Small-subunit ribosomal RNA, central domain from Trichopus zeylanicus subsp. travancoricus, 350 nucleotides, folded computationally.
Lineage of the source: Eukaryota > Magnoliopsida > Dioscoreales > Trichopus > Trichopus zeylanicus.
The coordinates come from a structure-prediction model, not an experiment, and the mean pLDDT is 83.
[in-house]
Context: one part of a larger RNA
RNA sequence: UUGGGCAUAAAGCAUUUGUAGGUGGCUUUUCAUGUCCGCCAUCAAAUCCCAGUGCUCAACCCUGGACAGGUGGUGGAAACUACCAAGCUGGAGUACGACAGGGGCAGAGGGAAUUUCCAGUGGAUUGGUGAAAUGCGUAGAGAUCGAAAAGAACACCAAUGGUGAAAGCACUCUACUAGGCUGACACUGACACUGAGAGACAAAAGAGAGGGGAGCAAAUGGGAUUAGAUACCUCAGUAGUCCUAGCCGUAAACAAUGGAUACUAGGCACUGUGCAUAUCAACCCGUGCAGUGUUGUAGCUAACGCAUUAAGUAUCCCACCUGGGGAGUACAUUCACAAGAAUAAAACUC
Numbered sequence: 001u002u003g004g005g006c007a008u009a010a011a012g013c014a015u016u017u018g019u020a021g022g023u024g025g026c027u028u029u030u031c032a033u034g035u036c037c038g039c040c041a042u043c044a045a046a047u048c049c050c051a052g053u054g055c056u057c058a059a060c061c062c063u064g065g066a067c068a069g070g071u072g073g074u075g076g077a078a079a080c081u082a083c084c085a086a087g088c089u090g091g092a093g094u095a096c097g098a099c100a101g102g103g104g105c106a107g108a109g110g111g112a113a114u115u116u117c118c119a120g121u122g123g124a125u126u127g128g129u130g131a132a133a134u135g136c137g138u139a140g141a142g143a144u145c146g147a148a149a150a151g152a153a154c155a156c157c158a159a160u161g162g163u164g165a166a167a168g169c170a171c172u173c174u175a176c177u178a179g180g181c182u183g184a185c186a187c188u189g190a191c192a193c194u195g196a197g198a199g200a201c202a203a204a205a206g207a208g209a210g211g212g213g214a215g216c217a218a219a220u221g222g223g224a225u226u227a228g229a230u231a232c233c234u235c236a237g238u239a240g241u242c243c244u245a246g247c248c249g250u251a252a253a254c255a256a257u258g259g260a261u262a263c264u265a266g267g268c269a270c271u272g273u274g275c276a277u278a279u280c281a282a283c284c285c286g287u288g289c290a291g292u293g294u295u296g297u298a299g300c301u302a303a304c305g306c307a308u309u310a311a312g313u314a315u316c317c318c319a320c321c322u323g324g325g326g327a328g329u330a331c332a333u334u335c336a337c338a339a340g341a342a343u344a345a346a347a348c349u350c
Stems, first nucleotide, its partner, number of pairs: 004321002008303001012318001015200003021194003025088004034080001035077009049065004054060001091191001092188003103177001106174004110154001114150003118146001120144002126135001162169002206247001209244003215241002220236004258317006266295010299306002323350003332343004
């Protein structure tokens, strides 16, 4: 390299936009780039293959002939591919209107709870556990009631639900705004798919600066448990968790399943939106498109299982894999404030 693979055995980039590149709908025309056919020239000899000859045979030698393939020239073919020209509407996109939902930013508002503080009542415990103790409390705790402050999170609704490219997103209202879906079928006329590099975004933790700090809580201290207990339990408690503008760029970033298109039995349930029906209340009977689940044929699979949301049948493009360990490590380079991240071996060993 060919071949084989990638849910769970090694292997799908965390996700997305998009450059080069690769691939690309239907009809007609031009041309002849690829493609196909014929002829000519050439690709030294030897070797290999075939037929024959000569050494007594054979190896070997000699004679003749070719296959296959390449390159150039020339004459043709025109289905496919490329090109030229003209069209088409099914792919793709645009505009108007309607419905439901999500994210970011800005502003405004809300109640429950927790903690703290102030005041009243009251007068001995409270808290915690398997059991306790440390702790809090006569300097008046816990309990109860009234007023106040602060920060963080939004009970019920809530679901097998919705939505977003993923990470993710839930109190209420206002403004702004991206996207998909349904309906209508008006317009453009292949404008498409994928995508090496590259860009953007990216949970939690972490790092620097400025704020904030109620609760929780790495580290740390105390009390228990224990042979010990640097733990599990418990009382405290600092970073952090929160906000602002930047950094980091990683996760079992998982559906362990890359994207796009077409085709291939059904049943049941849910979500959004149309149509149809209806006594326009409820019930009943349906159906189209898009999405989310569950069950199950054919088929596939090593099995488990997947099964119109495929792991089935096909096509296109990209990433990745090649025994275990050494090792996602060393060296080197790039990036980063650092922590580290990315790229990424070998010796040796089984």